[in-house]
Model confidence (mean pLDDT): 82 of 100. Small-subunit ribosomal RNA, 5' domain from an uncultured prokaryote, 507 nucleotides, folded computationally. The full RNA is in RNAcentral, with records from ENA.

Context: one part of a larger RNA
RNA sequence: GAUUGAACGCUGGCGGCAGGCUUAACACAUGCAAGUCGAACGGUAACAGAAAGUAGCUUGCUAUUUUGCUGACGAGUGGCGGACGGGUGAGGAAUGCUUGGGAAUUUACCUUAUGGGGGGGGGAUAAUUGAUGGAAACGUCUUGUAAUACCUUAUAUGCCUUUUGAACCAUAAGUAAGCAAGGGAAAUAUUUAUAGCUUUGAGAUGGGACUGUACGGUAUCAGUUUGUUGGUGAGGUAAUGGCUCACCAAGACUAUGACGCCUAACUGGUUUGAGAGGAUGAUCAGUCACACUGGAACUGAGACACGGUCCAGACUCCUACGGGAGGCAGCAGUGGGGAAUAUUGCACAAUGGAGGAAACUCUGAUGCAGCAACGCCGCGUGGAGGAUGACACAUUUCGGUGCGUAAACUCCUUUUAUUAGGGAAGAUAAUGACGGUACCUAAUGAAUAAGCACCGGCUAACUCCGUGCCAGCAGCCGCGGUAAUACGGGGGGUGCAAGCGUUACUC
Numbered sequence: 001g002a003u004u005g006a007a008c009g010c011u012g013g014c015g016g017c018a019g020g021c022u023u024a025a026c027a028c029a030u031g032c033a034a035g036u037c038g039a040a041c042g043g044u045a046a047c048a049g050a051a052a053g054u055a056g057c058u059u060g061c062u063a064u065u066u067u068g069c070u071g072a073c074g075a076g077u078g079g080c081g082g083a084c085g086g087g088u089g090a091g092g093a094a095u096g097c098u099u100g101g102g103a104a105u106u107u108a109c110c111u112u113a114u115g116g117g118g119g120g121g122g123g124a125u126a127a128u129u130g131a132u133g134g135a136a137a138c139g140u141c142u143u144g145u146a147a148u149a150c151c152u153u154a155u156a157u158g159c160c161u162u163u164u165g166a167a168c169c170a171u172a173a174g175u176a177a178g179c180a181a182g183g184g185a186a187a188u189a190u191u192u193a194u195a196g197c198u199u200u201g202a203g204a205u206g207g208g209a210c211u212g213u214a215c216g217g218u219a220u221c222a223g224u225u226u227g228u229u230g231g232u233g234a235g236g237u238a239a240u241g242g243c244u245c246a247c248c249a250a251g252a253c254u255a256u257g258a259c260g261c262c263u264a265a266c267u268g269g270u271u272u273g274a275g276a277g278g279a280u281g282a283u284c285a286g287u288c289a290c291a292c293u294g295g296a297a298c299u300g301a302g303a304c305a306c307g308g309u310c311c312a313g314a315c316u317c318c319u320a321c322g323g324g325a326g327g328c329a330g331c332a333g334u335g336g337g338g339a340a341u342a343u344u345g346c347a348c349a350a351u352g353g354a355g356g357a358a359a360c361u362c363u364g365a366u367g368c369a370g371c372a373a374c375g376c377c378g379c380g381u382g383g384a385g386g387a388u389g390a391c392a393c394a395u396u397u398c399g400g401u402g403c404g405u406a407a408a409c410u411c412c413u414u415u416u417a418u419u420a421g422g423g424a425a426g427a428u429a430a431u432g433a434c435g436g437u438a439c440c441u442a443a444u445g446a447a448u449a450a451g452c453a454c455c456g457g458c459u460a461a462c463u464c465c466g467u468g469c470c471a472g473c474a475g476c477c478g479c480g481g482u483a484a485u486a487c488g489g490g491g492g493g494u495g496c497a498a499g500c501g502u503u504a505c506u507c
Stems, first nucleotide, its partner, number of pairs: 001507002004504001006503005013379005020371001021337001026335003030332003035080003040077002043073002047071003050067008087290003096215001099212003105207002110203004115199003119153004130141004159183002163180001167175002188195003216262003223253003228250008265287004269280004292313005315326004343369001345368003351365001352363004382412004393402003417444006426434001451496005456477003462491005472479002
């Protein structure tokens, strides 16, 4: 000098853009953050309508009952989505990241194929009804019904698995087409045009494994290892493989640092520097890991699953003491910790996501607004004239000098401010949270708007008074013991400016 997710002190007018718990991965009250589909299904708790009946009468209105008949729809069965999006960085020095490579793999939704198929049958069960246990959470029995739920079966030149093995081949091993045996599919809905189902090949996208490379400190860590290293066979997986197991062999790694200990998410980047390099990894983007702590699997195309399940633990809460409930490292918010970090806001209008044929519903993703000079950028706090160089203040050699064209005063302007009126784009077929915002016009009137640090040298800027090695200053050198340009105050000056200084980190 540059930099910052900064903090502290003094001060503070406006706007645009960007960022805002770096500490306790500490504990959390409350609300919201993942639903959706009636064009899969049986239905009808609520709302609205219709029809029919009954009663009253004003004869077409009121009241009431019934009927899922209609719009719709609570709860339920079923489908898809809750593996995305959002948060955090505890762990992890390699099961990670970075950048390359190849093979033994999978991929819901989507695209594609002049693709193939979509036949028959059946039994349940939730809801419901009745009964019943429990304080609750939640159950138990009975009755009874549907499906794109479930089961069975047919069909399969293609698909999967296993066996056989002509031919290739010196042999072993291996194998295309082909042959034989075995196994495995399906679902319908309605407004009749679509959507969905099953199977196969290919693609796209996303993953899972393997491998080369590079990515901290420490030798005051020198030896480490028994599923350990390899083989055969089997099991397991979507898939290779000690991934697991049985048997066999005795290997494998290591001063090019094994093993151990400490520290740490990694990268694109950021910052500094002429560069080399150093430091760093907030925001934004990619990857990884985690979801109260530890463990486990289920479902599923995908999880060993933040707002799913089970077990154990700690903690908190409810209880009728028998037993139950919970997980903000989602958005707000609270306590606590800390030098320190915001609103229990608005909207789905836009972008994107889930479901749906659609209308649409949901979306604390996102878009916006609020708070704080936290940062960067821009603007303003007036302009021109004005000397008797006024007053005050400071100083003085008492003549004066400085503040100083500064002020007053005259003329002007209105960025900003206040008031009034109009008023967008963003989104169009329609729909605007932001927002009566931005912006435009008019009026008023210099009106509403300057501080902070420093002035011994480094380092731009000097005098007076007070103090008297005291009080104090200080980044370094050093000032202060009676004339202190270095302490404190006044005047003056210098620098930067809605900021200025200090502290802390990095170069």